[in-house]
A computed fold for a 374-nucleotide RNA from an Actinomycetota bacterium, annotated as Bacterial RNase P class A. The RNAcentral record of the sequence draws on ENA. Rfam family: Bacterial RNase P class A. About the family: Ribonuclease P (RNase P) is a ubiquitous endoribonuclease, found in archaea, bacteria and eukarya as well as chloroplasts and mitochondria. The source organism's lineage runs through Bacteria, Bacillati and Actinomycetota. It is recorded under the gene name rnpB.

């Protein structure tokens, strides 16, 4: 000094004109009104007017309504430890893996010994595997020699045994050596790997570190699926208020029992049962409401306005345009100036927390690398 990497904040100023919206004020005319006084236009005029993301709508609440409330199932989240938190998430770690010389980024994390299941092609086989090329053929057999015989030699690879070599693949049943074996195999042993187990030592803990001991060795679960733990639905177009304004018609209300009134009737009124309807995210069971004031079909009439709604509070939805200056990057020059280009993402819509992903430029501090001086 550059160059990368993590954090943090910025993200055009000013000054003119001419022009938007919201709430005032002052003046003028209209209409209502007995006054107060409201209500509506117009001119001036004060003031106040978009973001870090307002985006995506991916999550979670706050608020509203359902609805009174409470068991299973089914359905949906969560999933590696602390911690914060109302959640959503964040923030410090931990183990495996990847990237980068380094700061640093980065993916994954309950369980594969509950059961089922996938892995294409390709290979002899893809997990109670597996014989295509191989190796053995001790022992069992076939030949052949030897031998009085027990027997010995040799040969074939038949039956028989083996998965260590080689073949495939992302991924072959741990790896190297040794011994044993007819040949071989963790069969045994040494060493590593990696699982698991006692101990001791550290840490809240996930885990770390050390000794021993154990022959115990496939991979997917973002595959179904087990485990634990949690979870009402719908959403501001939610939901309430006001006014205007029409045209209703069909159909659905079972049985039984009780009580009590009368005109003592096949009457009427209440009640119970619970059939029906309706609600409660799917279902089951429950509960609560209804007896037409509920619901099904058709038919008709409204589509205003206020509230919800806030330091912008709009709602066919407002901050724009034009001029100078300057400040940023960029380039070029005749270089203490001067020219040209440019000057990001992008606009609230009931709020308020994350997540996501877009951004031209500088600007702050931390660390790490190079190179150069002292």
């Nucleotide at each position: 000094u550059g160059a990368g990497u993590c954090g943090g904040a910025c993200g055009g100023a000013u000054g003119g004109c001419c022009g938007c919206g919201g709430c005032g004020g002052c003046c003028g005319g209209g209409c209502c009104u007995u006054u107060c006084g409201g209500u509506c236009c117009g001119u001036c005029u004060g003031u106040c007017g978009a973001g870090g993301a307002a985006a995506g709508u991916c999550g979670g609440g706050a608020c509203u309504c359902c609805a009174c409330a409470g068991g299973g199932c089914a359905g949906g989240g969560u999933g590696c430890u602390g911690g914060c938190g109302a959640g959503a998430g964040c923030c410090a770690g931990g183990u495996c893996g990847g990237g980068g010389c380094g700061a640093c980024c980065u993916g994954a994390c309950g369980g594969a010994c509950a059961g089922u299941g996938c892995a294409a092609c390709a290979g002899a086989a893809a997990g109670c595997a597996g014989a295509c090329c191989g190796c053995c053929g001790a022992u069992g057999g076939g030949c052949c020699g030897g031998g009085c015989g027990a027997c010995c030699g040799g040969u074939c690879a038949c039956a028989g045994g083996c998965a260590a070599g080689g073949u495939u693949g992302a991924a072959a049943c741990g790896g190297u050596g040794c011994g044993g074996u007819a040949a071989g195999a963790g069969c045994g042993c040494a060493c590593c790997a990696g699982c698991g187990c006692c101990c001791g030592g550290g840490g809240c803990g996930a885990c770390c570190c050390g000794u021993g001991c154990g022959g115990c060795u496939g991979g997917c679960a973002a595959a179904c699926c087990c485990c634990a733990c949690c979870c009402g639905g719908a959403g501001c177009a939610a939901g309430g208020c006001c006014g205007a304004g029409c045209a209703g018609a069909g159909g659905g209300c079972a049985c039984g029992g009780g009580c009590g009134g009368c005109c003592c009737g096949u009457c009427c009124g209440c009640c119970c049962c619970c059939a029906c309807c309706c609600a409660c995210g799917g279902g089951u069971g429950g509960u609560g409401g209804g007896c037409a004031a509920c619901c099904c079909u058709c038919g008709g009439g409204u589509a205003g306005g206020c509230c919800g709604c806030a330091g912008a509070g709009a709602u066919g939805g407002a901050u724009g345009g034009c001029c100078a200056u300057c400040g940023g990057g960029c380039g070029c020059c005749u270089c203490c100036g001067g020219c040209g280009c440019u000057u990001a993402c992008a606009g609230a819509a009931u709020c308020c927390c994350g997540c996501u992903u877009a951004c031209a430029g500088g600007c702050c501090g931390g660390c790490u690398c190079a190179c150069c001086g002292u």